[in-house]
Context: one part of a larger RNA
């Protein structure tokens, strides 16, 4: 020199585009951040009709009875699908975690998409609902009664799956593949506006996950041996699946100076940042992958977890309680303590992008898209512009004649960018639908108006003089300044350097 998620000091006129808890993976009040579907299903409450009564601002409001076919709204349940996505965070983690390549003749895949077949017949429940009871609550028992695309059984069976067994075929070792064959075994749900929507099995597909290997990528040897399911095998078990993944036996094996084990450190990468490169250093935003969800620990459900706003169990913590006993988890978006140098609004809208749910209508979405605060940064504009004297005051110096601050100003002409004030007013949305936002933008008006600082001037490094002070008081990045003329300290005056910034810090090349 350059860089920065930067702080601090002094000083701030607009904007456009980014960025903003780097510390304590601390603790968290409130609010929202995951629902949805009546075209699976039952049920209950209302409205739409009649009649009556009541108030009375004579067309509403209330309260009763009747009809309840339809058909509409809410309400909670049953079912289904979603909550495993999106968001957040960096704590473990030196790892097949991560990135580059291959591999799986060792695997799974809800929803979509191609194909091929079928959808027959039957049953018994549970919630909701009543009734009863128990409990501060949280919720919880007992009996009764029902629907369903919710459970289950029995038929079939192109097809699959497992035994029997032929034959052809490839291949990379176990072995695939293809056509037959014996026997055993496996389906399925209806709704509907009659157009679809949906189930079931079966092959393919695509997308997405999973498993293995080869290579790379931190420090340490004041860390030299390390190991016992450890290394290998046979057999059970488990998994979607190999595979010491488990487990019984049987054998003595595996890693290591090309650095094992053990200690520290750390999420990894596209990439950022510096460098002419080679390299260093670094992973904020953004963008792929892993991890993690109070701390440990574990299954359940599911096409998918070992699941941030699911449970369960143990801990610590904080609440609420009738002392029996609940109730919770912001590393979602905001905001509150706290800790720090130090990092932001308890906003606006689903119109767009995307995602759920649905047949749509639409509903939900603190993913999002905007607005706010913050010179954090980067760009961008401005603060005015020509003209004006051998040069005014005034301030500094002077050798007292002069110098200089200086075309600087006054004063004359003009301009009006930003900002203001008026009037018009969008793209973004495709027909309807605009949070942003009466925003950007246009036009118009007015008037030099509203808009500078901050470092430094002894060398290094551009920029010198008075005056104070007297090794005091300070300064200082290094050399090094100051003890009576200090260009080095304060302060003025000049003067240089960058400019909405300027300088200190700290950190990396």
């Nucleotide at each position: 020199g350059g860089a920065c998620g930067a702080a601090c000091g002094c000083u701030g006129g607009c904007g456009g585009c980014g960025g903003g808890c780097c510390u304590a993976a601390c603790a968290c009040a409130u609010g929202c951040a995951a629902g949805u579907c009546g075209a699976a299903c039952g049920c209950g409450a209302u409205c739409c009709g009649u009649c009556g009564g009541u108030g009375c601002u004579u067309g509403c409001a209330c309260c009763g009875a009747c009809a309840c076919a339809u058909g509409a709204u809410c309400g909670a349940g049953u079912g289904g699908c979603g909550a495993a996505c999106g968001g957040g965070u960096g704590a473990g983690u030196a790892a097949c975690a991560c990135g580059u390549g291959a591999g799986g003749a060792a695997c799974c895949u809800g929803c979509c998409c191609c194909g091929a077949a079928g959808c027959u017949c039957g049953g018994g429940a549970c919630a909701a609902c009543c009734a009863c009871g128990g409990g501060a609550a949280a919720c919880c028992g007992u009996g009764g009664c029902u629907a369903a695309u919710a459970c289950c059984g029995a038929a079939u069976g192109a097809c699959c799956u497992c035994c029997u067994u032929u034959g052809a075929u490839c291949g990379c070792a176990u072995g695939g593949u293809c056509a037959g064959u014996u026997g055993a075994g496996g389906a399925a749900a209806g709704u509907u506006c009659a157009g679809g929507c949906g189930c079931u099995u079966c092959g393919g597909g695509a997308g997405g996950g999973u498993c293995u290997c080869a290579c790379g990528g931190c420090c340490u040897a004041u860390c030299a041996g390390c190991u016992a399911g450890u290394u290998g095998g046979u057999g059970g078990g488990g998994u979607a699946a190999c595979g010491g993944c488990u487990c019984a036996c049987c054998a003595a094996g595996g890693c290591a100076a090309c650095g094992a084990c053990g200690g520290g450190u750390a999420g990894c990468u596209g990439g950022u940042c510096u460098g002419a490169g080679a390299g260093g250093a670094c992973g904020a935003u953004c963008a792929g992958c892993c991890a993690c969800a109070c701390u440990g620990g574990g299954a359940c459900u599911g096409a998918g977890a070992c699941a941030c706003g699911g449970c369960c169990c143990a801990g610590a913590c904080u609440c609420c309680u009738a002392c029996g006993g609940g109730a919770g988890g912001c590393a979602g978006c905001a905001g509150u303590g706290g800790g720090g140098a130090a990092u932001c609004u308890u906003g606006c809208g689903c119109a767009a992008u995307g995602g759920g749910c649905g047949a749509a209508a639409g509903c939900c979405u603190g993913a999002c898209g905007c607005a706010g605060c913050c010179a954090c940064g980067c760009c961008g504009c401005g603060u005015g512009a020509g003209g004006g004297a051998a040069g005014a005051c005034g301030g500094c110096c002077u050798u007292a004649g002069g110098g200089u601050u200086g075309u600087a100003a006054a004063c004359c002409u003009c301009u009006u960018u930003c900002a203001g004030c008026a009037g018009g007013g969008a793209u973004g949305a495709a027909a309807a639908u605009g949070a942003c936002g009466g925003u950007a933008c246009c036009u118009g008006c007015a008037g030099a108006a509203g808009a500078a600082g901050c470092c430094c001037c002894g060398g290094c490094c551009a920029a010198c003089u008075a005056c104070g002070u007297g090794c005091c008081a300070g300064c200082a990045g290094c050399c090094g300044c100051g003890g009576u003329a200090a260009c080095a300290c304060g302060u003025a005056g000049g003067g240089g350097g960058c400019a909405a910034g300027c300088g200190u810090u700290g950190u990396c090349c």